A computed fold for a 98-nucleotide RNA from Paenibacillus sp. PvR098, annotated as Guanidine-I riboswitch aptamer. The RNAcentral record of the sequence draws on Rfam. Of the family's consensus pairs, 100% are formed in the model.
């Protein structure tokens, strides 16, 4: 110094606040506060799971259709952004370190 499908998409799930409900306290039925509330909605992984699809190799087929297989690895600050808010989210397989 450099190359990768190291693709998208949904979906659970560590994890996360707090707009909505639930709760808990105050109040006068309206409300107010509290996430220093287990929770349900909700956000939520590149380095966690799963599935579809797409992609490149390789087989097998007259075939370009269509099946089959494979696709490994992966340490990581701080800052800032987004939303109601945080966050293993995004920037980011970034900086940086091996």
């Nucleotide at each position: 110094u450099a190359a990768a499908a190291g693709g998208u998409u949904u979906u659970c799930u560590a994890g996360g606040g707090u707009u909505c409900c639930g709760c808990a306290a105050c109040g006068u039925u309206a409300g107010u506060u509290g996430g220093a509330c287990u929770g349900g909605u909700c956000c939520g992984a590149g380095a966690g799971g799963a599935a579809a699809c797409u992609c490149a190799c390789a087989g097998c087929u007259a075939a370009u259709c269509g099946c089959u297989g494979u696709g490994c690895c992966a340490c990581g600050g701080a800052a800032g952004g987004a939303u109601a808010a945080a966050a293993a989210c995004c920037u980011g397989g970034g900086a940086g370190g091996a």

Its Rfam family is "Guanidine-I riboswitch aptamer". The literature on the family includes a 2004 paper in Proc Natl Acad Sci U S A by Barrick et al., "New RNA motifs suggest an expanded scope for riboswitches in bacterial genetic control". From the family's description: This family represents a conserved RNA structure found upstream of the ykkC and yxkD genes in Bacillus subtilis and related genes in other bacteria.